[in-house]
RNA sequence: UCCGCCGAGGGGCGCUGCGACCGUUCAAACGGCCAGGCUCGGUGCGGCAAGCUUCACAACGGCGCCCGGUUAAC
Numbered sequence: 001u002c003c004g005c006c007g008a009g010g011g012g013c014g015c016u017g018c019g020a021c022c023g024u025u026c027a028a029a030c031g032g033c034c035a036g037g038c039u040c041g042g043u044g045c046g047g048c049a050a051g052c053u054u055c056a057c058a059a060c061g062g063c064g065c066c067c068g069g070u071u072a073a074c
Stems, first nucleotide, its partner, number of pairs: 001046001003044007010067006018037001021032004036060001
């Protein structure tokens, strides 16, 4: 670092709907589903590379509403 899996980033309801996915289609398009698809950590199979010391710890996620936590209160 590619990909897969697991976990975390407080929680819920409603709406829209891009990508991905599914169906249809020669194709175009249409329909369905859809607001963790992002970041961090762990892990598995690989690829690349070569720092060798310590400490600390997240930042984000369309629109509207609600709950929870914090705060003297906002």

The RNA shown here (SAH (S-adenosyl-L-homocysteine) riboswitch aptamer) has 74 nucleotides and comes from Rhodanobacter sp. ANJX3. The prediction has a mean pLDDT of 80.